[in-house]
Context: one part of a larger RNA
């Protein structure tokens, strides 16, 4: 933009898409069958696909989160630390997140119409015939059920509630488990939205300095120490301030 005023919420379903598995145990070596051979029927188990979701386990990623460490260089030198070493130099681990191989659900039908097939009844043809009139079954397939989308379904539907500078609503500002952009969601002092700070889960693994033991490399102790990125909770320290815009009773 359209759905003929504008909005929030709920909805009904024309339509369309998905799913639809296999196999072994019991019943059974039973019905049947001369034997081979082997059942429907009923309950149960377990897997395969495939889908959805999700990070508790099990792992993987996790570009600077935490140690080690090798070259070189800079901080005047020593220590101690920074920078490069193919976009982490290298290795050893690794929080959030994001994720399979890893968890957890789930693919339920005793419906209905039929294929081929199989029958009742039964004439045209005194018989016979499943079909001509009637009528009963049958398939992992068709329809429906079941799970999702869905009134742009221009055939534009429906209910309920609001509002008339108003309800809404959009830009602006803090932001997000949303995310290329957009769009969606939250919050905006009646406030925990981020950031910060302080606890704390978690990771790395005992810092720097001192001190001491050894002649030195290194080692004990102070010290499960020091650091710490996305996590949990706690607190208004800072930013969420000031604002601006749209739409005004609804042609015919």
């Nucleotide at each position: 933009c359209g759905u003929u005023a504008g909005a929030g919420c709920a909805u009904u379903g024309a339509a369309a898409g998905g799913a639809g598995u296999u196999u072994c145990c019991a019943u059974u070596g039973u019905a049947c069958g001369a034997g081979a051979g082997g059942a429907c029927u009923u309950g149960g188990a377990a897997g395969g696909c495939u889908a959805u979701a999700c990070c508790u386990c099990u792992g993987g990623u996790g570009u600077a989160c935490c140690a080690g460490u090798u070259a070189u260089u800079g901080u005047a030198c020593c220590u101690a630390c920074g920078g490069u070493a193919a976009a982490c130099g290298c290795u050893g681990g690794g929080u959030a997140g994001c994720u399979a191989u890893g968890u957890a659900u789930a693919g339920a039908g005793c419906g209905g119409a039929u294929a081929a097939c199989u029958g009742c009844u039964g004439a045209a043809a005194g018989c016979a015939u499943c079909u001509a009139a009637g009528u009963a079954g049958g398939a992992a397939g068709c329809c429906c059920a079941c799970c999702u989308u869905a009134a742009g379904a221009u055939g534009a539907g429906u209910g309920c509630u609001c509002u008339c500078u108003a309800a809404g609503g959009u830009c602006a500002c803090g932001g997000c488990a949303a995310g290329a952009c957009u769009a969606g969601c939250c919050g905006g002092u009646u406030g925990a939205a981020a950031g910060g700070u302080g606890u704390u889960c978690a990771g790395u693994g005992u810092a720097a300095g001192g001190u001491u033991a050894g002649u030195a490399a290194u080692g004990g102790c102070c010290u499960c120490a020091g650091c710490u990125u996305a996590g949990a909770c706690a607190u208004a320290c800072u930013u969420a301030u000031a604002g601006a815009c749209c739409u005004u009773c609804g042609a015919u």

About this RNA
A computed fold for a 252-nucleotide part of an RNA from a metagenome, annotated as large-subunit ribosomal RNA, domain VI. Its Rfam family is "Bacterial large subunit ribosomal RNA".